[in-house]
Molecule: transfer RNA
Organism: Candidatus Berkelbacteria bacterium
RNA sequence: GGGUGGUUAGCUCAAUUGGUAGAGCAUCUCGUUUACAUCGAGGAGGUUACAGGUUCGAGUCCUGUACCACUCA
Numbered sequence: 001g002g003g004u005g006g007u008u009a010g011c012u013c014a015a016u017u018g019g020u021a022g023a024g025c026a027u028c029u030c031g032u033u034u035a036c037a038u039c040g041a042g043g044a045g046g047u048u049a050c051a052g053g054u055u056c057g058a059g060u061c062c063u064g065u066a067c068c069a070c071u072c073a
Stems, first nucleotide, its partner, number of pairs: 001072007010025004019056001027043005049065005
C1' cells in the first nucleotide's frame, strides 16, 4: 500500500426489509433485614466514532476521514 470486518449507555452486546434506540451487568432511590447480602419495585444514564449525501423518515443505504482487528504483498 490492497482487501475484509468492526466502532451503539460506565462495561458486554442486541436492534428483522429504512419506520418510537433496547437487554444483561454496574450505578441511584424505595421496600424487605438488627445490619449486610439476596430478593422485589422504580429511576437516571445515548450527538449510534467523526463529517457529508440520498430519503417524508437513516444505527441501518452511499461517499470521505479517524481508530481497532484479521488478511495479502